Background: A computed fold for a 477-nucleotide part of an RNA from an uncultured bacterium, annotated as small-subunit ribosomal RNA, 3' major domain. It matches the Rfam family "Bacterial small subunit ribosomal RNA". Rfam links the family to the GO terms ribosome and structural constituent of ribosome. The RNAcentral record of the full RNA draws on ENA, Greengenes and SILVA. Its mean pLDDT, the model's own confidence on a scale to 100, is 85.

[in-house]
Context: one part of a larger RNA
RNA sequence: UGACGGGGGCCCGCACAAGCGGUGGAGCAUGUGGUUUAAUUCGAUGCAACGCGAAGAACCUUACCUGCCCUUGACAUCCCGGGAACCCUCCAGAGAUGGGGGGGUGCCUUCGGGAACCCGGAGACAGGUGCUGCAUGGCUGUCGUCAGCUCGUGUCGUGAGAUGUUGGGUUAAGUCCCGCAACGAGCGCAACCCUUGUCCCUAGUUGCCAGCAUUCCGGAUGGGCACUCUAGGGAGACUGCCGGUGAUAAACCGGAGGAAGGUGGGGAUGACGUCAAGUCAUCAUGGCCCUUACGGGCAGGGCUACACACGUGCUACAAUGGUCGGUACAGUGCGCUGCGAAGUCGCGAGACGGAGCCAAUCGCCCAAAGCCGAUCGUAGUCCGGAUCGGAGUCUGCAACUCGACUCCGUGAAGUCGGAAUCGCUAGUAAUCGCGGAUCAGCACUGCCGCGGUGAAUACGUUCCCGGGCCUUGUACA
Numbered sequence: 001u002g003a004c005g006g007g008g009g010c011c012c013g014c015a016c017a018a019g020c021g022g023u024g025g026a027g028c029a030u031g032u033g034g035u036u037u038a039a040u041u042c043g044a045u046g047c048a049a050c051g052c053g054a055a056g057a058a059c060c061u062u063a064c065c066u067g068c069c070c071u072u073g074a075c076a077u078c079c080c081g082g083g084a085a086c087c088c089u090c091c092a093g094a095g096a097u098g099g100g101g102g103g104g105u106g107c108c109u110u111c112g113g114g115a116a117c118c119c120g121g122a123g124a125c126a127g128g129u130g131c132u133g134c135a136u137g138g139c140u141g142u143c144g145u146c147a148g149c150u151c152g153u154g155u156c157g158u159g160a161g162a163u164g165u166u167g168g169g170u171u172a173a174g175u176c177c178c179g180c181a182a183c184g185a186g187c188g189c190a191a192c193c194c195u196u197g198u199c200c201c202u203a204g205u206u207g208c209c210a211g212c213a214u215u216c217c218g219g220a221u222g223g224g225c226a227c228u229c230u231a232g233g234g235a236g237a238c239u240g241c242c243g244g245u246g247a248u249a250a251a252c253c254g255g256a257g258g259a260a261g262g263u264g265g266g267g268a269u270g271a272c273g274u275c276a277a278g279u280c281a282u283c284a285u286g287g288c289c290c291u292u293a294c295g296g297g298c299a300g301g302g303c304u305a306c307a308c309a310c311g312u313g314c315u316a317c318a319a320u321g322g323u324c325g326g327u328a329c330a331g332u333g334c335g336c337u338g339c340g341a342a343g344u345c346g347c348g349a350g351a352c353g354g355a356g357c358c359a360a361u362c363g364c365c366c367a368a369a370g371c372c373g374a375u376c377g378u379a380g381u382c383c384g385g386a387u388c389g390g391a392g393u394c395u396g397c398a399a400c401u402c403g404a405c406u407c408c409g410u411g412a413a414g415u416c417g418g419a420a421u422c423g424c425u426a427g428u429a430a431u432c433g434c435g436g437a438u439c440a441g442c443a444c445u446g447c448c449g450c451g452g453u454g455a456a457u458a459c460g461u462u463c464c465c466g467g468g469c470c471u472u473g474u475a476c477a
Stems, first nucleotide, its partner, number of pairs: 001477002003474003007471007015461002019424005026315008034306002042053002064301007073125001077124002079121005086103007107114002127290002130288003136284002138279003141275001143273001148187006154163003167178003193267004198235007207225001212222003238261001241255005317417001321376007333364003338357002343352003383414001388409007430453007
């Protein structure tokens, strides 16, 4: 000087408390451990691994296993020989591959040849998701959006170092004010950026009967851009104003005006560093290793195994609920090897059909919870839907291992969950549906977004956890 303390003081954070909903019990989904396996490829492992890399494992992916094959190699550069390339087709084979037949002759040319591509050959070399994240770059997690981390000069100290950065107030903040052997400065904080909330301007193939006319009643038509909206620009909030408190300071409390206050809400943004944290399998890369194989091709299998254990979720255990009928209201997005309307068929998944749309002009697209009415009456049930049997639909070369969905039947556990434990402070939690990326299809109940309905509680900081500043002890560095 730090780090640490079941030392002290001050102060924060859904840290506790207050409150709401969960997890831990059940079934299923998913990840992991373990076990099994020819293989169950690899990595991630307290917080900060475990719906994580994987925003798509039937083949492919695929890195694993078994078997069958190749050796200048699937890929790059260079050399030699031959042939344009390429297209069609036959045989053997699981295919890779091997053998054969036919068509075809292009471009440039100083006619030697050359460019692209294909086949064969030799060697330099290729190749490796092989090892080392304790050799690395890059990227990332975490403490932590915490308020800190430093420097120049000066001063103090033999020195390590201190001072500044401590102190009195204040703040979300090393934020600001005052004081002070310090005076300044940098990286952080804040602001500048995006979005949302109000208004104005500009613009109207979306919106409007707002006012008029027509209407087979649908903004459908004429017509109009006023409103909604869309998208560009601008205004607006700064403790600016008033009162009080305070050191006449910073600031705090209350008020006015205002759509909005005192960082308005949300996001992006992550200082010096810590964990020899994570990643050699995204990529790059030193070293080491393999080189007829640790490289390459193919078929099939595996990554989907299952006596168990854990994490994360979904669906429930019902009556503020289930079922049936009627009826209302969104927003984000996506669409041309695509979205696919009307109509017809099917109980349905879906099929036929193809209008329209490169999309504020068409489609995905009926939102669901809600509201109105009916029924069920506390029952393992008209709750719950696992599991299994049968019949189908769709994608795809192909759904046996191993896809999703539909219909009929079957109806399991489950009656609110031990010790323990998680999230959340407002348009949040809870609850309801919708969209998208990946994608032929799909395991999505995941992830990332969108809107609908919409709470309760916070006395307080003693305690648990994490953190900041000052101080104290130390046999630790």